Annotation
A computed fold for a 350-nucleotide part of an RNA from Dianthus superbus, annotated as small-subunit ribosomal RNA, central domain. Model confidence (mean pLDDT): 85 of 100.
Context: one part of a larger RNA
RNA sequence: CUGGGCGUAAAGGGCACUUAGGCUGUGAAUCUGGUGGGAGUGAAAGUCGCCAGGAACUGGCGGACUGCUUUCUCGAAACCAAUUCACUUGGGUGUGACAGAGGAGAGUGGAAUUUCGUGUGUAGGGGUGAAAUCCGUAUAUCUACGAAGGAAGGCCUAAAGCGAAGGCGGCUCUCUGGGUCUCUACCGACGCUGAUGUGCGAAAGCAUGGGUAGCGAAGAGGAUUAGAUACCCUGGUAGUCCAUGCUGUAAACGAUGAGUGUUCGCCCUUGGUCCAUACAAUACGGAUCAGGGGCCAAGCUAACGCGUGAAACACUCCGCCUGGGGAGUACGUUCGCAAGAAUGAAACUC
Repeated sequence: CUGGGCGUAAAGGGCACUUAGGCUGUGAAUCUGGUGGGAGUGAAAGUCGCCAGGAACUGGCGGACUGCUUUCUCGAAACCAAUUCACUUGGGUGUGACAGAGGAGAGUGGAAUUUCGUGUGUAGGGGUGAAAUCCGUAUAUCUACGAAGGAAGGCCUAAAGCGAAGGCGGCUCUCUGGGUCUCUACCGACGCUGAUGUGCGAAAGCAUGGGUAGCGAAGAGGAUUAGAUACCCUGGUAGUCCAUGCUGUAAACGAUGAGUGUUCGCCCUUGGUCCAUACAAUACGGAUCAGGGGCCAAGCUAACGCGUGAAACACUCCGCCUGGGGAGUACGUUCGCAAGAAUGAAACUC
C1' cells in the first nucleotide's frame, strides 16, 4: 500500500463555517472530447522467436515496441464530459402562527451567609468518633432592629426546553441568532461533504486594572497515627467575581463524524397543525409533522447490547487505526508572556 476496521478490544477530529478537491435530482435536444476499429507512425542497433554459417559472433525472416495521431479515416450514442431548453420532488425565499435557562448589554428585587452599629442578656460558644487549636467578661453564642458589601438563584424543576459544540436558570427592558408547524405563492439543482484556512471553545492557568461576602489550592496550627508532608478540625493567601487581552486543553462522552434514502410495532412526553364529538370555552379521543425518552420484531454484534434519533440495509465525502512498553517522550519546526500546546520518531526491550 492493499485488505479489514473505528460504542466498550488500536481507532470519530472538541464544535462549526468555508476554499480547493471528491460526489451529486428529473425529462428532452445537440455534440462526440473519453470509453472502439482501420490506417499511419513508433529510425537503426538492441531485445524475443525461428533459420543459416563456424565458437565468439555475423547475416536473414518474423514478433514485440504495451505509445502517439490536438489537424488521417470509419462507426454506435447507453454512460461520463460539454452546450442548450424545460421540470419540481432536493435546497432556498415568502404568507400566517408558535415554543424556548439560545446570545449580548442595561436596570432591578427577595431569601441566606459574613461583617459592623445599637438594645436586651450572661458564661459559655464552636468543633469532633472523641478532642484540641480557635472565639468569649475588652460581654461572645443566642435574640431584636438597622446598615454595608459581595456572590449565587431556592420553590417552579421535569427522562422537560434551547444551542453547532463548549454550554445556558431570579425578574424587567433594549438589541439580536437559530428552529418548528401551516399554506403551496415564488426561485429552479442554486445541493452534500470538506485537506489547507478562519472562527467559537468548560475548568484551571497567565497579563493589566478593579473587587473580595462565602468557599478555598499553597502555607500555618490542632488532632489521628509507628510515622501522617493526608483523610477530620480551626485560621487562611492565590483563585473563585468584573473589564480587556492571552491560553486552546478535558472521561470536550452518546467514549457512537456529517449528509441522504429504505425498513414490523407498542407506551410516555415537548411544540405545532388538522379532524370528529361536545360546546360559551376547555378537557377527553383520533390523525399528522418536528423533537425528547422507555420497550421490543427483523437484522446486526465477540458478547454486552443497538434496534425508524441504528451499532439494521445502502450510497457520498472527511478524520483516524495497524501488537505492548519506550512515548504523546526526544529532536526539529510552528504557536505562546509563561505554563505549555500542535506536529511527532528511533534505538532498545517483551

Record summary: RNAcentral holds the full RNA, with entries from SILVA.